[in-house]
RNA sequence: AGCUGUCUUGGCGCAGUCGGUAGCGCGUCGCCUUGGUAAGGCGGAGGUCGGGGGUUCAAGUCCCCUAGACAGCUU
Repeated sequence: AGCUGUCUUGGCGCAGUCGGUAGCGCGUCGCCUUGGUAAGGCGGAGGUCGGGGGUUCAAGUCCCCUAGACAGCUU
């Protein structure tokens, strides 16, 4: 350098079925509880799913192009 495979989803780690409109844990913020802290309980904010295009009534999911990470193979 080329080829093949897997992966890319809130700040972090990960789910997401046969396409049906995105969720869990941790973290974070507020409140309750406490003399205070921690723990615990309740609630909230936060992502358009690496980027672009296509198919479809509808795409995280299917198709194409492309970027990056990892692994293997070839030179």
Molecule: transfer RNA
Organism: Mediterraneibacter faecis